The RNA shown here (transfer RNA) has 72 nucleotides and comes from Candidatus Roizmanbacteria bacterium CG22_combo_CG10-13_8_21_14_all_33_16. RNAcentral records the identical sequence in 3 taxa. Rfam family: tRNA. Rfam classes the family as a transfer RNA. Its mean pLDDT, the model's own confidence on a scale to 100, is 83.
RNA sequence: GCCUGGAUAGCUCAGCGGUAGAGCAAUUGUUUUGUAAACAAUAGGUCAGGAGUUCAAAUCUCCUUCCAGGCU
Numbered sequence: 001g002c003c004u005g006g007a008u009a010g011c012u013c014a015g016c017g018g019u020a021g022a023g024c025a026a027u028u029g030u031u032u033u034g035u036a037a038a039c040a041a042u043a044g045g046u047c048a049g050g051a052g053u054u055c056a057a058a059u060c061u062c063c064u065u066c067c068a069g070g071c072u
Stems, first nucleotide, its partner, number of pairs: 001071007010024004018055001026042005048064005
């Protein structure tokens, strides 16, 4: 230099154009003499950044940044 994959909640990851989700973690409550566990609820997202297409973009296209792998 070229090619491929990835970037979404604190962490690990779903989400193939129509309301952004799960598990774990956090907080609150119930329960217990107390803790843990269990159960219920709550909070937590500029979807890496920018532009474009579209009535509508996390999703499609282009550029940039970062990470991983491969080729030379």